[in-house]
């Protein structure tokens, strides 16, 4: 170079095959609770859905391009 798969909160990961206000989980933070801490337990912040265009009433999801990773094959002495 070709092909496919991956890119969602700090981290790992959902979102029922397009339907509305994207979720859990661990980590943060605050109070509970204890002499103080772990632990529990309750409450909360936290997101341009990787970037850009399309398609549609409606896109995290479907098209096209980019860019990043991973995987297979091709080149290359």
């Nucleotide at each position: 170079g070709c092909a496919c798969c991956u890119g969602u909160a700090g981290c790992u990961c959902a979102a029922c095959u397009g339907g509305a206000u994207a979720g859990a989980g661990c980590g943060c933070c605050a109070g509970a609770c204890u002499a103080c801490g772990a632990a529990u337990c309750u409450g909360g912040a936290g997101g341009u859905u990787c970037g850009g265009g399309g398609u549609u009433c409606g896109a995290c999801u479907c098209c096209c391009u980019g860019c990043a990773g991973g995987u297979g094959c091709a080149c290359c002495a």